[in-house]
The RNA shown here (FMN riboswitch aptamer (RFN element)) has 153 nucleotides and comes from Azospirillum doebereinerae. The model forms 100% of the base pairs in the Rfam consensus. The sequence was found by an Rfam model in a public genome assembly. Its Rfam family is "FMN riboswitch aptamer (RFN element)". About the family: The RFN element is a highly conserved domain that is found frequently in the 5'-untranslated regions of prokaryotic mRNAs that encode for flavin mononucleotide (FMN) biosynthesis and transport proteins. This element is a metabolite-dependent riboswitch that directly binds FMN in the absence of proteins. In Bacillus subtilis, the riboswitch most likely controls gene expression by causing premature transcription termination within the 5' untranslated region of the ribDEAHT operon and precluding access to the ribosome-binding site of ypaA mRNA.The FMN riboswitch structure, reported in present an FMN-bound six-stem junction, adopts a butterfly-like scaffold, stapled together by opposingly directed but nearly identically folded peripheral domains.

RNA sequence: GCUUGUUCUCAGGGCAGGGUGAAAAUCCCGACCGGCGGUAAUCCUUCCACGGAAGGGGAGCCCGCGAGCGCCCAUGGCCCACCGGCCAUGGGGUCAGCAGAUCCGGUGCGAAGCCGGGGCCGACGGUUACAGUCCGGAUGAAAGAGAAUGAGC
Numbered sequence: 001g002c003u004u005g006u007u008c009u010c011a012g013g014g015c016a017g018g019g020u021g022a023a024a025a026u027c028c029c030g031a032c033c034g035g036c037g038g039u040a041a042u043c044c045u046u047c048c049a050c051g052g053a054a055g056g057g058g059a060g061c062c063c064g065c066g067a068g069c070g071c072c073c074a075u076g077g078c079c080c081a082c083c084g085g086c087c088a089u090g091g092g093g094u095c096a097g098c099a100g101a102u103c104c105g106g107u108g109c110g111a112a113g114c115c116g117g118g119g120c121c122g123a124c125g126g127u128u129a130c131a132g133u134c135c136g137g138a139u140g141a142a143a144g145a146g147a148a149u150g151a152g153c
Base pairs, nucleotide, nucleotide: 001153002152003151004150005149006148007147008146009145010144017029018028019027031133032132033122034121035065036064037063038062042057043056044055045054046053047052060120061119068098069097070095071092072091073090074089075088076087077086078085079084102118103117104116105115106114124136125135126134
């Protein structure tokens, strides 16, 4: 240095101001927010023998991933003449279905990632009224990040 086992820690932000109304952070005007890994023509820092080297930042809508719902399976309970249905708990990612959203101009050899401008997207349940932003499951789970320690090469 590479591969690998175990343990631990960490791991999400946001409706200002106004309108209508009996009631809205849910509608309307407007405001605000952007998880993780990858990609990287850029930027920053340090070192330098000036060739370069090391470290760090950099995409919501380019490629993937995660949580949620759904779907499938199991168990239990309930309903049902049958078919089947409902609820609870647990499991499943080689089920991506909901499920997602980007264009124009500029620079340039080259732009999906840079600069400028415009546009668009955002689980489920709840709620005096429809929620990315409020409340709840959640003091949960987790993409992953880091540390400690062991083994092999």